Transfer RNA from Zopfochytrium polystomum, 83 nucleotides, folded computationally. Its mean pLDDT, the model's own confidence on a scale to 100, is 80. It matches the Rfam family "tRNA". The family's RNA type in Rfam is transfer RNA. Its family is annotated with triplet codon-amino acid adaptor activity in the Gene Ontology. The RNAcentral record of the sequence draws on ENA.
[in-house]
RNA sequence: GCCUUCUUAGCUCAGCUGGCAGAGCGUAUCCCUCGUACCCAUUCGACAGGAUAAGGUCGUCGGUUCGAUUCCGGCAGAAGGCA
Numbered sequence: 001g002c003c004u005u006c007u008u009a010g011c012u013c014a015g016c017u018g019g020c021a022g023a024g025c026g027u028a029u030c031c032c033u034c035g036u037a038c039c040c041a042u043u044c045g046a047c048a049g050g051a052u053a054a055g056g057u058c059g060u061c062g063g064u065u066c067g068a069u070u071c072c073g074g075c076a077g078a079a080g081g082c083a
Stems, first nucleotide, its partner, number of pairs: 001082007010025004019066001027053005033046003037042001059075005
């Protein structure tokens, strides 16, 4: 220098024959449970389990389109291959 693939939530990744953006883990709150101080209410802590919630300009800039995470092009980054 050239070619290929990839870039989506804090992390790991789905979703892509164009039409409402998701899962698991993690985080927060609550419930349950256990421990702790206490006569109880309650305080502080822990966590197997349950419920709810937050969290995204879908790398970036353009193009096509009524409509783009999805198609096309430039750029940036990552991985691999060739020289």